Molecule: transfer RNA
Organism: uncultured Lachnospiraceae bacterium
RNA sequence: GGGAUCUUAGCUCAGCUGGGAGAGCACUUGAAUGACAUUCAAGGGGUCGUAGGUUCGAGCCCUAUAGGUCCCA
Numbered sequence: 001g002g003g004a005u006c007u008u009a010g011c012u013c014a015g016c017u018g019g020g021a022g023a024g025c026a027c028u029u030g031a032a033u034g035a036c037a038u039u040c041a042a043g044g045g046g047u048c049g050u051a052g053g054u055u056c057g058a059g060c061c062c063u064a065u066a067g068g069u070c071c072c073a
Base pairs, nucleotide, nucleotide: 001072002071003070004069005068006067007066010025011024012023013022019056027043028042029041030040031039049065050064051063052062053061
C1' cells in the first nucleotide's frame, strides 16, 4: 500500500425483507432472611463509531472516514 471482517446499554451480544431499539450479566429500589448470598418484583441507563447521501421512513441500503482483528504485498 491492497483486501476481508467487526464497531448497538457499564460488559458480552441479538436485531427476521427498511417501519416497536432489545436480551443476559451488572447497577438502583423494594420483598423475603437475625445477617450475607441465592430467589422474586419493579426501575434507571442508548446521538446504533463519526459525517454525508438515498427513502414517506435507516441499526439495516450507498459513499467517505476513525479505530480493532485477520490475510496479501